[in-house]
RNA sequence: GCUGGAGUGGCUCAGCCGGUAGAGCAGAGCAUUCGUAAUGCUCAGGUCGUGGGUUCAAGUCCCAUCUCCAGCUCCA
Numbered sequence: 001g002c003u004g005g006a007g008u009g010g011c012u013c014a015g016c017c018g019g020u021a022g023a024g025c026a027g028a029g030c031a032u033u034c035g036u037a038a039u040g041c042u043c044a045g046g047u048c049g050u051g052g053g054u055u056c057a058a059g060u061c062c063c064a065u066c067u068c069c070a071g072c073u074c075c076a
Stems, first nucleotide, its partner, number of pairs: 001072007010025004019056001027043005049065005
């Protein structure tokens, strides 16, 4: 340099044919208990990597770009 994949809550990941952004774990509170753990309930937490474009509407489609992973190639 080329090809492919990935980027979404603190972490690990879903998200269908474009139509209200979700789960588990972690966190906070409450219940339960003599107490703890476990369990149950509730709550909070998101510029969807970045910048544009298309669209009534974009996490999703298109373009550019950044980072990471894998493979290939060239030079030394």